[in-house]
RNA sequence: GAUAGAGGCGCGGUGUUCAUCAGUAUCGUCUGUCAGGGGCCGCAACCCCGUUGACCAUUCGAAAAAGGGGACUCCGCCGAAGGCGCGGCCCAUUGCGGGAUGCCCUGCCUGGACGGUUUGGAGAACAUCCCAUCGUCUGUCAUCAGCAUGUCUCAUGCCGGUGGAGCGCUAUC
Numbered sequence: 001g002a003u004a005g006a007g008g009c010g011c012g013g014u015g016u017u018c019a020u021c022a023g024u025a026u027c028g029u030c031u032g033u034c035a036g037g038g039g040c041c042g043c044a045a046c047c048c049c050g051u052u053g054a055c056c057a058u059u060c061g062a063a064a065a066a067g068g069g070g071a072c073u074c075c076g077c078c079g080a081a082g083g084c085g086c087g088g089c090c091c092a093u094u095g096c097g098g099g100a101u102g103c104c105c106u107g108c109c110u111g112g113a114c115g116g117u118u119u120g121g122a123g124a125a126c127a128u129c130c131c132a133u134c135g136u137c138u139g140u141c142a143u144c145a146g147c148a149u150g151u152c153u154c155a156u157g158c159c160g161g162u163g164g165a166g167c168g169c170u171a172u173c
Stems, first nucleotide, its partner, number of pairs: 001173005008078001010077004015072004026062003031057002036049004040098006081110005087104003111138007120130003140164005146158005
C1' cells in the first nucleotide's frame, strides 16, 4: 500500500402497513359584523378577489395530507452515521432586502449502545430526534498486577486495574 473482516437492542435508506397528526387544514351552509383581502416575510409596483358582502367570528355538515413514530420486508454498509460552524444554491408576478426548510461543499467533534438530569433546539405531541452533562454496559489497542500453559529474561490464554481513540483495530498478501 492492497484485500477481507470484527464491535451489536450496530448505523442509514426504500417499500408496505398501522396509529397519531385531527374532527385540524380545507370545502359547503347559517347568523353577525364590516371594507378590505390575497400573491413565503418587509417596502414599492403590478395583477386577482371583494357592498351580487370578500376578510374575520359563530352554528351545522363533509373531511384530508405531509413531515415525525411503531411493525414487517428488502437494500447499502461498520465514520456505518450523527452533530456544530463557514461558504454557496433554490423557494411559486416584478425590483430591492430577508430568510425557515431542503440540497451541495468544506473545517472540526463523536469507538458504540442504553439510561438519568437540566438547559435548550426541532416537532401537533408527554412520541421521536439533536445539543450539553452525568452514569452504566460493551468492543478495541497499549500498559501493569495475579493465575495457568508452553518451545520459558519471552509468548499465549483467562481475569482485573489504569489510560487512549476509529486518520483506530484484526487477519492475509